[in-house]
Description
Transfer RNA from Elusimicrobia bacterium RIFCSPLOWO2_01_FULL_60_11, 72 nucleotides, folded computationally. Its Rfam family is "tRNA". Gene Ontology term of the family: triplet codon-amino acid adaptor activity. NCBI's taxonomy places the organism under Bacteria, Pseudomonadati, Elusimicrobiota. Model confidence (mean pLDDT): 85 of 100. It was read from a public genome assembly.

RNA sequence: CGGGGCAUAGCGAAGUGGCAUCGCGCACGGUUCGGGACCGUGAGAUCGUGGGUUCAAAUCCCACUGCCCCGA
Numbered sequence: 001c002g003g004g005g006c007a008u009a010g011c012g013a014a015g016u017g018g019c020a021u022c023g024c025g026c027a028c029g030g031u032u033c034g035g036g037a038c039c040g041u042g043a044g045a046u047c048g049u050g051g052g053u054u055c056a057a058a059u060c061c062c063a064c065u066g067c068c069c070c071g072a
Base pairs, nucleotide, nucleotide: 001071002070003069004068005067006066007065010024011023012022013021018055026042027041028040029039030038048064049063050062051061052060
């Protein structure tokens, strides 16, 4: 320098156009003499940044940033 992949909640992932889901963790409650395990409820992500397309974008397009892989 060229090509490709990834970026979504504290952590790990799903979601490929229609108001973002699950597991772990966290908070509260149940259970227990108490804790763990188990059960229930809840909080938590303007989807890396900035533009564009669209009635509507995590999703499609462009640029940029970071990380990883391949080639030179």